[in-house]
RNA sequence: CAGUUGGAUAGAGGUUGCGUAUUUAAUAAGUAAUACCGCAGAUGUGUCAGGCACAGAUGAAGCGGUAUGAAAGGGAAAUACGCCGAAAGGGUUGACUCCCUGAAGGUCAAUUGCUUGGGCAUACGGUUAAGAACCGCAUGACUGUCAUCUAAGGAUGGGGCGCUAUCAACAUU
Numbered sequence: 001c002a003g004u005u006g007g008a009u010a011g012a013g014g015u016u017g018c019g020u021a022u023u024u025a026a027u028a029a030g031u032a033a034u035a036c037c038g039c040a041g042a043u044g045u046g047u048c049a050g051g052c053a054c055a056g057a058u059g060a061a062g063c064g065g066u067a068u069g070a071a072a073g074g075g076a077a078a079u080a081c082g083c084c085g086a087a088a089g090g091g092u093u094g095a096c097u098c099c100c101u102g103a104a105g106g107u108c109a110a111u112u113g114c115u116u117g118g119g120c121a122u123a124c125g126g127u128u129a130a131g132a133a134c135c136g137c138a139u140g141a142c143u144g145u146c147a148u149c150u151a152a153g154g155a156u157g158g159g160g161c162g163c164u165a166u167c168a169a170c171a172u173u
Stems, first nucleotide, its partner, number of pairs: 004169001007167005014084001017083008033068007043055004047103005087116003090112008117143002120140003124136004145158005
């Protein structure tokens, strides 16, 4: 000097990197719901099943008309904060949600190196009010990084358990 092993520290990918919170204006929607009127005439509601409860001839469900008329979740923009397995999904466990039991769905928390380098577009499936957005999978080009090849342009391949830099230690040459 180069190299090896695991360790520590600090960084990079993008101005559409990731996540959280707040605010604003939309969307949801002239929807749900409420009240009245008309037709109509016995069921309807609590996620589904069983039970139980409530409403109903002082008129259930359904259809039509008039009047009043939301909200949550999700997305966009701005600001602030935390970051670069940031984070997302899957699995497992627990709690809550539901009148009770069972099942399903949803939310939150913990855990799990099971998958994904990152954003975008398209098709399919799921969620949703939704041609938005999110999730899963596949394809496509772009982008970042490393390795090999090339005179160069570039080509091929790999993955974040990665890559770059520095420090320390180790034994070998």

Predicted 3D model of a 173-nucleotide RNA (Lysine riboswitch aptamer) from Butyrivibrio sp. M55. The RNAcentral record of the sequence draws on Rfam. It matches the Rfam family "Lysine riboswitch aptamer". Gene Ontology term of the family: lysine biosynthetic process. Model confidence (mean pLDDT): 77 of 100. The organism belongs to Butyrivibrio, within Bacteria.